[in-house]
Molecule: FMN riboswitch aptamer (RFN element)
Organism: Agreia bicolorata
RNA sequence: UACGUGCUCCGGGGUCGGUGGAAUUCCGAACCGGCGGUUAUAGUCCGCGAGCCGCAGACGACGCGUUCUCACCUCGAGAACGAACACCCUGCGGUUGACCUGGUGAAACUCCAGGACCGACGGUAACGAGGCGAGAUUCUUCGCCUCCAAAGUCCGGAUGAGAGGAUGCACGCG
Numbered sequence: 001u002a003c004g005u006g007c008u009c010c011g012g013g014g015u016c017g018g019u020g021g022a023a024u025u026c027c028g029a030a031c032c033g034g035c036g037g038u039u040a041u042a043g044u045c046c047g048c049g050a051g052c053c054g055c056a057g058a059c060g061a062c063g064c065g066u067u068c069u070c071a072c073c074u075c076g077a078g079a080a081c082g083a084a085c086a087c088c089c090u091g092c093g094g095u096u097g098a099c100c101u102g103g104u105g106a107a108a109c110u111c112c113a114g115g116a117c118c119g120a121c122g123g124u125a126a127c128g129a130g131g132c133g134a135g136a137u138u139c140u141u142c143g144c145c146u147c148c149a150a151a152g153u154c155c156g157g158a159u160g161a162g163a164g165g166a167u168g169c170a171c172g173c174g
Base pairs, nucleotide, nucleotide: 001174003172004171005170006169007168008166009165010164015029016028017027018026030153031152032119033118034048035047036046037045043117044116051095052094053093054092055091056090057089064082065081066080067079068078069077070076099115100114101113102112103111121156122155123154128147129146130145131144132143133142134141
């Protein structure tokens, strides 16, 4: 000091104002940017990760059916066998967003200057639609319920998982 094995640790950031009965969700402005790679530093290049969907595998709970035993007024209890199968887990597949111009340079969609753009799933509710009830009494008001339904920055799954990282420890090997 490279590599291998085992372990340990680490492994995502960001808000104010305005309107309003109600919004960190609307409007205005602001702010944020996981991991590896890439001749040179990347939210936008090439890949990966988390989320969601599907298929397969493994496991096979609760429940169900049949039989037997026990109990029996009724409700039932246990065992064996059978069919089928959820969550979780593993693998595979799908899905999931966005950049240009100029400059420097040997080299940059990565740096500098300028102008843009993007951001999973679930929750949170006004408007609207439908229903019910009450008031009012002829055209409208109020209450309740259901549906619809706005977040990169709030809340939740998540004290999770994870791409990976270590200048950490041990052993082995060169």